RNA sequence: ACCUGAAAAAGGCAAACCAUUCCGAAAGGAUGGGACGCAAAGCCUCUGGCCUAAGUCCUUAAGAUUACGGGAUAAGGUGGCAGGGUUGCCAGG
Numbered sequence: 001a002c003c004u005g006a007a008a009a010a011g012g013c014a015a016a017c018c019a020u021u022c023c024g025a026a027a028g029g030a031u032g033g034g035a036c037g038c039a040a041a042g043c044c045u046c047u048g049g050c051c052u053a054a055g056u057c058c059u060u061a062a063g064a065u066u067a068c069g070g071g072a073u074a075a076g077g078u079g080g081c082a083g084g085g086u087u088g089c090c091a092g093g
Base pairs, nucleotide, nucleotide: 002093003092004091005090012038013037017033018032019031020030022029023028036080042086043085044084046083047082048081049078050077051076055073056072057071058070059069
């Protein structure tokens, strides 16, 4: 420097679920508890996927204006969905 993660050690993270006079239009997030799992389940959020649709546009809709409803849309999210970039502990080769 590269490859690998069977066993081990030191540690780390934390799904579901529960709580909250918390943030958000929502999706979702934050904090505390919790522990299914994780060798990058560290970081970035570049590509694709997925979720949501406040706003915007279209529609209902008529001469004009405008509401409920319907449709499209990410500039909002997720990243514990996959790929990519980047950094890194221990052990073995």
Overview
c-di-GMP-I riboswitch aptamer from a Deltaproteobacteria bacterium, 93 nucleotides, folded computationally. Lineage of the source: Bacteria > Pseudomonadati > Myxococcota > Myxococcia.